[in-house]
A computed fold for an 88-nucleotide RNA from an uncultured Pelagibacteraceae bacterium, annotated as Glycine riboswitch aptamer. Of the family's consensus pairs, 90% are formed in the model.
Parts: sequence; C1' cells; structure tokens
RNA sequence: AAUUUCUUUACGGGAGAGACUACUUAAGUGUAGCGCCGAAGGAGCAACCACCCCGGAAACUCUCAGGCAAAAGGACCGUACAUAUUAA
Repeated sequence: AAUUUCUUUACGGGAGAGACUACUUAAGUGUAGCGCCGAAGGAGCAACCACCCCGGAAACUCUCAGGCAAAAGGACCGUACAUAUUAA
C1' cells in the first nucleotide's frame, strides 16, 4: 500500500398492510374505535457455535414500539470514501 472484517457517511435500488369508521380541525390536524402489516428498534425460542464461569445466535416467532394514499422512514443489496483491525 492492497485485501479481509467491523463501523460511519454519501448516492442508487428497496416489500407488506384500511386514502377505514365516528367526532373534531384552516389542514393530509387532534382524539377514540375496529381491522391489518413486518424489513427501523425491541423481545422470545431454536438449528448451530462456545464453554472454567458468563453465554452468543436468524430474514423464524411476538407485535411493546413502528407502519397501513403520497411524503418520510425502511432490514438488506450495490458503488464510493473514511476510521479501526488482520493472515500471507
């Protein structure tokens, strides 16, 4: 220096589910009710891994939170940069 891995930033792609009902608001506002979604976050179990002790673990499950026109957000993927780390 490059590569691997972790993390940050920027750009691009990115699903699902009522533009529901009632009252209210200048309003796509606010409140309440019913019905739904899972890919922010969170929690639970597990194949498996680890084990002196303590444990780790999903895109599965739950739906607390979040979401159900658009906008915003969005796990994950790609590209670019940067930090840290590492075998040969």